[in-house]
Molecule: nadA riboswitch
Organism: Acidobacteriota bacterium
Parts: sequence; structure tokens; C1' cells
RNA sequence: AGCUGCAACAUCCCCGCGGGCUGGUCGGCGGUUGCCGAAGCGAGUCCGCUGCAGCA
Repeated sequence: AGCUGCAACAUCCCCGCGGGCUGGUCGGCGGUUGCCGAAGCGAGUCCGCUGCAGCA
């Protein structure tokens, strides 16, 4: 190098970072189940990266 598990760090706890997909919520448009947009969506999942521990 590779593989496995994890998130210590956090102005209670949970939450490492970025992105995609599915689904939800809210808002707008439309008017018939659609399009567009928003956000700590305390839902799931995938990819890459950071860090910690372990295997070899």
C1' cells in the first nucleotide's frame, strides 16, 4: 500500500467532511398527482476523503 471496525474532537445529548440516489417535510407554480426550489430532514443507502483503533 491493502483490509476491518469506529467518530474522540462538538456551547446538554446525537451529529467527522464533501457529493449522489431513494423517501419525507416546507415553500412556490400548476391543476391531478407533476415541475421547481429550500433546510442540523435526529430517515435509509452508495461513493470519495479526514482522523482513531485493530489485522497482516